[in-house]
RNA sequence: GCGUCAUUAGCUCAGCUGGAUAGAGUGUCGGCCUCCGAAGCCGAAGGUCACGCGUUCGAAUCGCGUAUGACGCA
Repeated sequence: GCGUCAUUAGCUCAGCUGGAUAGAGUGUCGGCCUCCGAAGCCGAAGGUCACGCGUUCGAAUCGCGUAUGACGCA
């Protein structure tokens, strides 16, 4: 330098063939429970879907470019 893949909550990830409110587990916070904790149960907060542009009535999802990371080739 070229190619492929990945990028979604603090962390690990799902999200199909573009469709309506973007989710799960874990963590954090609060409550219940307990003599106090842990565990368990309930609830809440937390997101520019890496960034920009484009296509479309509509984009996490499609196209182009950029960035970061992994792997391969030279």
The prediction has a mean pLDDT of 80. A computed fold for a 74-nucleotide RNA from a Eubacteriales Family XIII. Incertae Sedis bacterium, annotated as transfer RNA. Its Rfam family is "tRNA". Rfam describes the family as follows. Transfer RNA (tRNA) molecules are approximately 80 nucleotides in length. Gene Ontology term of the family: triplet codon-amino acid adaptor activity. NCBI's taxonomy places the organism under Bacteria, Bacillati, Bacillota, Clostridia, Anaerovoracaceae.